[in-house]
Transfer RNA from a Patescibacteria group bacterium, 71 nucleotides, folded computationally. The coordinates come from a structure-prediction model, not an experiment, and the mean pLDDT is 85. It matches the Rfam family "tRNA". About the family: Transfer RNA (tRNA) molecules are approximately 80 nucleotides in length. Rfam classes the family as a transfer RNA. RNAcentral holds the sequence, with entries from ENA.

RNA sequence: GGGCUCAUAGUCUAGUGGUACGACGCGUCAUUCGCAUUGACGAGGCCCGGGUCCGAUUCCCGGUGAGUCCA
Numbered sequence: 001g002g003g004c005u006c007a008u009a010g011u012c013u014a015g016u017g018g019u020a021c022g023a024c025g026c027g028u029c030a031u032u033c034g035c036a037u038u039g040a041c042g043a044g045g046c047c048c049g050g051g052u053c054c055g056a057u058u059c060c061c062g063g064u065g066a067g068u069c070c071a
Base pairs, nucleotide, nucleotide: 001070002069003068004067005066006065007064010024011023012022018054026042027041028040029039030038047063048062049061050060051059
């Protein structure tokens, strides 16, 4: 320098055009003499810019970053 893959919550992860899924973690409440466990509820997320579309996490272009292969 070139090819390919990837970027979603604090961490991991599902989601091929219509209100973004789940787990761990976090907060509140219940349970307990107390802690842990368990249960209920809650906060928290689509890397950045542009395009297409009635509508974009999703499709297209560019950028940034990561991984991998070639040189």